[in-house]
Context: one part of a larger RNA
RNA sequence: GGCGCAUGGUGGAUGCCUAGGCUUUUAGAGGCGAUGAAGGACGUGCUAAGCUGCGAUAAGCUACGGGUAGGAGCUAACAAUCCGUUAAUCCGUAGAUUUCCGAAUGGGGAAACCCGAUAAGUAGAAGACUUAUCACCCGAAUGGGGGCGAACUCAGGGAACUGAAACAUCUAAGUACCUGAAGGAAGAGAAAAUAAUAAUGAUUUCCUUAGUAGCGGCGAGCGAAGUGGAAAGAGCCCAAACCAAUUUUGUUUCGGCAAAAUUGGGGUUGUAGGACUGCAUUUAGUAAUAAUACGAAGUGGAAUAUCAUUGGAAAGUGAUGCCAUAGAGGGUGAUAGCCCCGUACACGUAAAGUAGAAGUUAUGAGCAGUAUCCUGAGUAGGGCGGGACACGCGAGAUCCUGUCUGAAUCUGUCAGAACCAUCUGAUAAGGCUAAAUACUCCUAAAAGACCGAUAGUGAACCAGUACUGUGAAGGAAAGGUGAAAAGCACCUCGAAUAGAGGAGUGAAAUAGAACCUGAAACCGUGCGCUU
Numbered sequence: 001g002g003c004g005c006a007u008g009g010u011g012g013a014u015g016c017c018u019a020g021g022c023u024u025u026u027a028g029a030g031g032c033g034a035u036g037a038a039g040g041a042c043g044u045g046c047u048a049a050g051c052u053g054c055g056a057u058a059a060g061c062u063a064c065g066g067g068u069a070g071g072a073g074c075u076a077a078c079a080a081u082c083c084g085u086u087a088a089u090c091c092g093u094a095g096a097u098u099u100c101c102g103a104a105u106g107g108g109g110a111a112a113c114c115c116g117a118u119a120a121g122u123a124g125a126a127g128a129c130u131u132a133u134c135a136c137c138c139g140a141a142u143g144g145g146g147g148c149g150a151a152c153u154c155a156g157g158g159a160a161c162u163g164a165a166a167c168a169u170c171u172a173a174g175u176a177c178c179u180g181a182a183g184g185a186a187g188a189g190a191a192a193a194u195a196a197u198a199a200u201g202a203u204u205u206c207c208u209u210a211g212u213a214g215c216g217g218c219g220a221g222c223g224a225a226g227u228g229g230a231a232a233g234a235g236c237c238c239a240a241a242c243c244a245a246u247u248u249u250g251u252u253u254c255g256g257c258a259a260a261a262u263u264g265g266g267g268u269u270g271u272a273g274g275a276c277u278g279c280a281u282u283u284a285g286u287a288a289u290a291a292u293a294c295g296a297a298g299u300g301g302a303a304u305a306u307c308a309u310u311g312g313a314a315a316g317u318g319a320u321g322c323c324a325u326a327g328a329g330g331g332u333g334a335u336a337g338c339c340c341c342g343u344a345c346a347c348g349u350a351a352a353g354u355a356g357a358a359g360u361u362a363u364g365a366g367c368a369g370u371a372u373c374c375u376g377a378g379u380a381g382g383g384c385g386g387g388a389c390a391c392g393c394g395a396g397a398u399c400c401u402g403u404c405u406g407a408a409u410c411u412g413u414c415a416g417a418a419c420c421a422u423c424u425g426a427u428a429a430g431g432c433u434a435a436a437u438a439c440u441c442c443u444a445a446a447a448g449a450c451c452g453a454u455a456g457u458g459a460a461c462c463a464g465u466a467c468u469g470u471g472a473a474g475g476a477a478a479g480g481u482g483a484a485a486a487g488c489a490c491c492u493c494g495a496a497u498a499g500a501g502g503a504g505u506g507a508a509a510u511a512g513a514a515c516c517u518g519a520a521a522c523c524g525u526g527c528g529c530u531u
Stems, first nucleotide, its partner, number of pairs: 001530009015516001016480002020451002022448007029440002031148002039101003042055003050074002061095006070083003106115003116134007136145003152183001153181005163170001167217001193200002204231004214222002235432003238376001242265010270410001272375004276369004285363005292355003298347003305320005321338002323327001329341003381405008412427005467474002487515001490502004
């Protein structure tokens, strides 16, 4: 030196565990903010720091409700001691306080700081202090706006990489991204519809139609709709004609008449309807509002389990009982229906809120006639140029409009994929509208052929931390003593608060805090064989 056996060190794999995650379901909630938010700075304890809470009333103050013997958060110890059956701590609800920054708003500013004005006050004065007010925009007034917030929604703008095996139309894609606005949903919506000789009857979403009809350097690719089946269902209000009142203007023979504006009534549609004329007349339905129920913290809640046995410990094993509308789950010194918390079940609850709806209040209808009047104008449509429609200008309808034009008036007008005719359907140029649909920063409950510490969130642990970067930004590692600290009194060696040896605790200390298990690499020691 090699091999083997034994025994250690180092290291932190593996096993077991879970305090944290991930995903989903069902309910709820869907906002907060000038009454100063979100987010912070600085303070605040007997206490140095951190976290949490709170705000100069500062781990807290008040009221009500719950609850019951202990309590002064994480946090043990010390100190002061204190609080508590005259009901504390704790839980719920409502209130008070709530420094400074921050939309930040008296002015400024390098956020958490600086400097003012006005009024009142600090017995006087002051360059000091206290309190209140003082930004901008919109709006008759009271008042409103501003900023923040995960996704979902609508609108205004709007790429490129890429694909086309290059690339320009095209694609990616109206995507990403920017901006604005709003709501718990948004948007859409009660036919100038879809259809086709038959009909349907607002919108939205899903399945289907269908990768079809089509579009397309007819390349790459893009890609419907009607029908049918489901979910949900809900319909309405103005403008106008006409009537009336008021005001103003014009005119006047001062009796009025006409016009305009405002307000009220009326009226709202396609088998046209309404005004108007005539005749009749108050029902259905809809909305608001109680008692009551739900709704916070909470309350009750069965079975004594017994004996033996192994063990450090019984919930294990053996024997014998009991409860069960409760044998979900968790804890307890190993595996417990009957030890503890619970569970089934039953009960309770102020305010807000939700549901509810007798009565009351408000709103709200019909028949016939048809001479006249009304029925949304710089609109519909057209030319030119763009855009949206699955559709790239095409035979190109339909929708929007930058520009130039520009009708008809119910014997009207629009559409039915150029256009024309017939036929059919609808009634534009005003508005509102729940549900079915989308989403989840958040709350509660429940679950998982989800993870189990290199996994699962980046983060199980004081993590968006430490650290890196001028900055935008990037971004970790790090869990486990034991049933219980019983966390090794005391002695010895030692410079020692290092370390070690005894002693002691414990079932175990090769469980000793660098603490469960403790693999391998790597490094030793002893013995055997061998060179």
The part of an RNA shown here (large-subunit ribosomal RNA, domain I) has 531 nucleotides and comes from a Bacteroidia bacterium. Rfam family: Bacterial large subunit ribosomal RNA. The organism belongs to Bacteroidia, within Bacteria. Model confidence (mean pLDDT): 81 of 100.